A computed fold for a 350-nucleotide part of an RNA from a metagenome, annotated as small-subunit ribosomal RNA, central domain. Its mean pLDDT, the model's own confidence on a scale to 100, is 88. The RNAcentral record of the full RNA draws on SILVA.

Context: one part of a larger RNA
RNA sequence: UUGGGCGUAAAGGGCGUGCAGGCGGCACGGUAAGUCUGAUGUGAAAUCCCUCGGCUUAACCGAGGACGUGCAUUGGAUACUGCCGAGCUUGGGUACGGGAGAGGGAAGCAGAAUUCCCAGUGUAGAGGUGAAAUUCGUAGAUAUUGGGAGGAACACCAGUGGCGAAGGCGGCUUCCUGGACCGAUACUGACGCUGAGACGCGAAAGCGUGGGGAGCAAACAGGAUUAGAUACCCUGGUAGUCCACGCUGUAAACGAUGGGCACUAGGUGCAGCGGGUAUUGACCCCUGCUGUGCCGGAGCUAACGCAUUAAGUGCCCCGCCUGGGGAGUACGGCCGCAAGGCUAAAACUC
Numbered sequence: 001u002u003g004g005g006c007g008u009a010a011a012g013g014g015c016g017u018g019c020a021g022g023c024g025g026c027a028c029g030g031u032a033a034g035u036c037u038g039a040u041g042u043g044a045a046a047u048c049c050c051u052c053g054g055c056u057u058a059a060c061c062g063a064g065g066a067c068g069u070g071c072a073u074u075g076g077a078u079a080c081u082g083c084c085g086a087g088c089u090u091g092g093g094u095a096c097g098g099g100a101g102a103g104g105g106a107a108g109c110a111g112a113a114u115u116c117c118c119a120g121u122g123u124a125g126a127g128g129u130g131a132a133a134u135u136c137g138u139a140g141a142u143a144u145u146g147g148g149a150g151g152a153a154c155a156c157c158a159g160u161g162g163c164g165a166a167g168g169c170g171g172c173u174u175c176c177u178g179g180a181c182c183g184a185u186a187c188u189g190a191c192g193c194u195g196a197g198a199c200g201c202g203a204a205a206g207c208g209u210g211g212g213g214a215g216c217a218a219a220c221a222g223g224a225u226u227a228g229a230u231a232c233c234c235u236g237g238u239a240g241u242c243c244a245c246g247c248u249g250u251a252a253a254c255g256a257u258g259g260g261c262a263c264u265a266g267g268u269g270c271a272g273c274g275g276g277u278a279u280u281g282a283c284c285c286c287u288g289c290u291g292u293g294c295c296g297g298a299g300c301u302a303a304c305g306c307a308u309u310a311a312g313u314g315c316c317c318c319g320c321c322u323g324g325g326g327a328g329u330a331c332g333g334c335c336g337c338a339a340g341g342c343u344a345a346a347a348c349u350c
Stems, first nucleotide, its partner, number of pairs: 003322004007304002012318001014201004021194003025088002028085004033081002035077008049065006091191001092188004096183003103177007115149007125136002162169002206247006215241002220236004258317006266295011299306002323350003332343004
């Protein structure tokens, strides 16, 4: 180990693939393990319950009956579950034809801008702020023109737009590659759903080795502000941010809402693909599927709100919660180079 719960009160695993396990569509036949029913045996005595009796009564004691949820053997039933056999096509899958997409990986290329370098013009300021100063500049800055170098990010398009399982993905071209959707047939024939462990993926920061370094910028330095100012503001500035390979494995990893299937009023946008009507045609109008928003009814909810993308009505499977603090801590174990992560208490206290 019941029960009640998990959007915001404690509680959905960050996300997927999937072994075991749990659960499983329509119809037929067999079997009879589960299930139901009958019989037989057993289920010690005492105790409990009922009846009767013995001590003057009761407690107590004696006798009889009942009970004994169970187990075994055996006869039967066959609706449901299981197992076996042989089928079906609606669930699932495959083939074919389409269009959409910042889905992923690799290589190459382009332009704008910042910074730096060289050269020209040019002269005393520039920069910055609430105001200043630190700072830069007559060794010629700022401004402006031409040339060059290098790194990072891709304005407009851009949209409660799209894609992805999640993290996430946005210039252009090429190559490799995953998934979803729509359409019409054919094939397969339950091949399905979920998923403890396990395995893989997993923002940012961080770590290791090697590169790279324009801008930005923890730390740090200085200037201000202030009573102080280890900050907010300013001038600088190193890790880092970028690349390759390896590690880390966390997050307000959020829709704070696990996955699947079915059912239950509508209205209105957007995106992808169809059908019909109409037309010269694109539109308009009606309509199907998929996705993504808003509004709203029943129902649900403590309320807020949710409401065919449910938090409604049901079923299946997994995860999790059980007063606050102590504490996501200690100890132990496992993992990690480390930082630390995962698992996870108690005393005590209110």